[in-house]
RNA sequence: GAAGUUGCGGGAGAUGGCAUACCUCCUCAAACCGCCGGUUUUCGCCCGGCUGAUGAUGCCUACGGUUCC
Numbered sequence: 001g002a003a004g005u006u007g008c009g010g011g012a013g014a015u016g017g018c019a020u021a022c023c024u025c026c027u028c029a030a031a032c033c034g035c036c037g038g039u040u041u042u043c044g045c046c047c048g049g050c051u052g053a054u055g056a057u058g059c060c061u062a063c064g065g066u067u068c069c
Base pairs, nucleotide, nucleotide: 009027010026011025012024013023016060017059018058019057020056022055034050035049036048037047038046
């Protein structure tokens, strides 16, 4: 000096915010950018359709449904 591994720190996890620091991943360039069907040898592109404010949990906000006043 290079490569690898680990710890700490930082970052990410398909629509908002806060908390948890629990899970996964990435960490000098990444991690991330949903699902189903069709088309295609396959993948991708393309076309059509569908679910969800969480990665997970709790709360708030937005949206939607039902009931009551």
Molecule: Fluoride riboswitch aptamer (crcB RNA motif)
Organism: Paraburkholderia unamae